[in-house]
Context: one part of a larger RNA
Molecule: large-subunit ribosomal RNA, domain I
Organism: Phycisphaerales bacterium
């Protein structure tokens, strides 16, 4: 030195749990903000820190209703002073306070800080309260060049700003890739940027489809159908009727025509009226038949805080009984947790009922406000820089093609219901429809967020990046990246006392405890390092 074996150190694998995660379902919320948000700085507890709470009235202050014995959040004891059956602490709902910073707004700033006008109090001061940004709308005032006017400037009012996970509408709009290169295409109108709104949003009441027969508003599911089609006819892209489902709801100006007011005679405002089964106007008929709100609102229901809520003992094993024996009882309650090992009947609680407040919400509100309905006449009205059409692009399954349709940025430019649009170049014929104004729930998307229920979903290198003071510690000028760390024990009973040492670590004894499990604390494999016995060389 090398093999074995046994004994330890080291070390944290494994097994066991779970305070966190991840899903998915149903409900609720769906927004906050100049009444200063979201998001923050700095104080604030009798005692240091850091969280949570609050905010110079600072773990809190008033006030209502609960509740019913202990309390003065949490690591986390200690000491101290205290409040509580005269009803604290707690829990709900309302109100008060709410530095300073951030839209941040009296000015300025290098965020949590500087410096001020005015008005009113005052302890006369470096207090102490209000109140003074900016922008649009409306009403008013004053009022240049410059005669009326206008700008300019002002003063009330009202209202905006800034923030938020998706989800939704619009604007601007890649490129990697793919075509086995690539440039037309594709990726992709995706990502990314702004702009806007809402609980939904967009869409929407035919100038629609369709086809010789019919439909009847919009979304959205599914089917048609990867089909017609589009395409360097590559690659690849990709519909619509119709069908069968969810849920359905329909209204409303302009205009003619009537009145009233103004009028610069050109009109113009306001009110009537009327809106596609076309209206007005005239005649003629009818005097009846319909239609129908909404603000308030019981019950049940639902949320939420609470209350009430049935029934077990004995022996025995053990540190404990919830096990094992035997005998009983509840059950609209044998979900679940917890409690010294596995508990319907030992605690919380479930099932059930109850009270309160909030939502929801019928009758009534209502014999209501409101509101529609024939039939001939054809005088009149029915959305203009429009529709068309050239150029120039883009959308649609459609790359320019025979390209209809829809949108327009540049020319140009109609008819007027005997009009005019569509049915995919274009023409007839025939059918359908009424553009150049709106507005309009349900059905559909999405979940930061709250609450309940579930998992053949994870179990501490796993599930979140985070079970532990994590978007922390750490690292980068930044933007920005980004850990690791869970388990004594049933309760701390957390080793009183002795000896050894350096008043030290760590040890022997003793003691606690079922058992040293001993705050390097459950079990404690490997590598790894020791000591010892055996063989061996």
């Nucleotide at each position: 030195g090398g093999c074995a074996g046994g004994c330890g150190g080291u070390g944290g694998a494994u097994g066991u749990c779970u305070u966190g995660g991840c899903g998915u379902u149903g409900a609720g919320a769906g927004g906050c903000g100049a009444u200063g948000a979201a998001g923050g700085a700095c104080g604030u507890u009798g005692g240091a820190a850091c969280c949570u709470g609050c905010g110079a009235u600072a773990a809190g202050c008033c006030c209502u209703g609960g509740g019913g014995a202990g309390u003065u959040g949490g690591u986390a004891a200690c000491c101290g002073a205290g409040c509580a059956u005269u009803g604290a602490u707690c829990c709900a709902g309302g109100g008060a306070u709410u530095u300073c910073c951030g839209a941040a707004u009296g000015g300025g700033g290098a965020a949590a800080c500087c410096c001020g006008g005015c008005c009113c109090g005052u302890u006369u001061u470096a207090c102490g309260g209000g109140u003074c940004a900016c922008c649009u709308a409306c009403a008013c005032c004053c009022g240049a060049a410059u005669g009326c006017a206008u700008a300019c400037g002002g003063u009330g009012u009202a209202g905006g700003a800034g923030u938020g996970a998706a989800c939704c509408c619009g604007g601007u709009g890649a490129a990697c890739u793919g075509a086995a290169a690539c440039a037309u295409c594709u990726c992709a109108g995706u990502a990314a940027c702004c702009g806007g709104a809402g609980g939904a949003a967009a869409a929407g009441a035919a100038a629609g489809c369709a086809a010789a027969c019919g439909c009847g508003a919009u979304u959205c599911c599914g089917u048609a159908a990867g089909u017609a089609g589009c395409g360097g006819c590559g690659a690849g892209c990709g519909a619509a009727a119709g069908c069968g489902g969810a849920a359905c709801a329909g209204c409303c100006c302009a205009a003619a025509c009537c009145a009233a007011c103004c009028u610069u005679c050109g009109g113009g405002u306001u009110g009537g009226g009327g809106u596609a089964u076309g209206g007005a106007c005239g005649u003629c008929a009818a005097u009846u038949c319909g239609c129908g709100a909404a603000a308030g609102g019981a019950a049940c229901g639902u949320g939420c805080a609470c209350a009430u809520g049935a029934a077990u003992c004995a022996g025995u094993u053990g540190g404990a009984a919830a096990g094992c024996u035997g005998a009983a009882c509840c059950a609209a309650a044998g979900a679940a947790g917890g409690u010294g090992a596995u508990g319907g009947u030992c605690c919380u609680g479930u099932a059930g009922u109850g009270c309160g407040c909030a939502c929801c919400g019928a009758a009534c509100g209502a014999u209501u406000a409101g509101u529609g309905a024939g039939a001939c006449g054809g005088u009149c009205c029915a959305g203009a820089g429009u529709a068309g059409c050239a150029c120039g692009g883009a959308g649609c399954u459609c790359g320019u093609g025979a390209a209809a349709c829809u949108c327009u940025g540049u020319g140009u430019g109609a008819a007027c219901a005997u009009g005019c649009g569509g049915g995919g170049u274009c023409c007839a014929c025939c059918c359908c429809g009424u553009a150049a104004g709106g507005c309009u729930a349900a059905a559909u998307a999405c979940u930061a967020c709250u609450c309940a229920a579930c998992g053949a979903c994870c179990g501490a290198u796993a599930g979140u990046g985070a079970a532990c003071c994590a978007g922390u510690a750490a690292g980068g000028u930044g933007a920005c990246u980004g850990a690791a760390c869970g388990a004594u024990g049933a309760a701390a009973a957390g080793u009183a006392c002795c000896c050894c040492u350096a008043u030290a670590a760590g040890g022997g004894g003793a003691g606690u405890g079922a058992a040293a499990a001993g705050u390097a604390c459950c079990u404690g494999a490997a590598a790894c390092c020791g000591c010892u016995u055996g063989c061996u060389u």